Background
The part of an RNA shown here (large-subunit ribosomal RNA, domain VI) has 254 nucleotides and comes from a bioreactor sludge metagenome. The RNAcentral record of the full RNA draws on SILVA. Its mean pLDDT, the model's own confidence on a scale to 100, is 86.
[in-house]
Context: one part of a larger RNA
RNA sequence: CGUUAGAGAUUUGAGAGGCCCCGACACUAGUACGAGAGGACCGUGUUGGACAGACCUCUGGUUUACCGGUUGUGGCGCCAGCUGCAUUGCCGGGUAGCUAAGUCUGGGCAGGGAUAAGUGCUGAAAGCAUCUAAGCACGAAGCCUACCUCGAGAUUAGAUCUCUUUAUAAGGGUGGUUGUAGACGACGACCUUGAUAGGCUGCAGGUGGAAGUGCGGUAACGUACGUAGCCGAGCAGUACUAAUUGCCCGUACG
Repeated sequence: CGUUAGAGAUUUGAGAGGCCCCGACACUAGUACGAGAGGACCGUGUUGGACAGACCUCUGGUUUACCGGUUGUGGCGCCAGCUGCAUUGCCGGGUAGCUAAGUCUGGGCAGGGAUAAGUGCUGAAAGCAUCUAAGCACGAAGCCUACCUCGAGAUUAGAUCUCUUUAUAAGGGUGGUUGUAGACGACGACCUUGAUAGGCUGCAGGUGGAAGUGCGGUAACGUACGUAGCCGAGCAGUACUAAUUGCCCGUACG
């Protein structure tokens, strides 16, 4: 821009893409078969591998804005206590998120249609015979479906429901707080009739016992106050802070 008024929802499915896998064991049954040795079809159940999907409860990984330990050196006048730099200085742990090696009532199934090789029925040409010539029936991991995803620019531009109009309507955008979204657009939530983000409070969770003081020890240090102090993303609550007010676009055949 189109889809012939403009919107907001919900859809149909032309078409396109994906999927399509392979074992083992048990039962049937030591049956059919076979002198025996051996040993089934068909059917049913259980389970595994690879692949694919989703997720983070568990097991782990990561976690340079979390906690702790520690070395050298500089600074805060000194002690104590903090802090900068040294690959995050190094090291021990680690929430959310992301993630696989982790987890999952999970997936391939079942079913239908037309067939291939093949198997047949009826049946002449050719009094017989013949699956074929007319006609009819079966038959595959393959084909078309089925299952999953996209999908009306499918210009053949579809359908349904609802809303809206003579002053700007229905609606949309701009702007702001943002995240389950994200390169930017876009998408989603919210904008005071408010829990959208931050803060604060509580909880979960992490670290692992703060500073200070007392006590013990010559001291390093230990210990009590005290599951201490600190704490990113998690879960709730709470208008304290910021989402103000507005502006723009947007209606036709009859």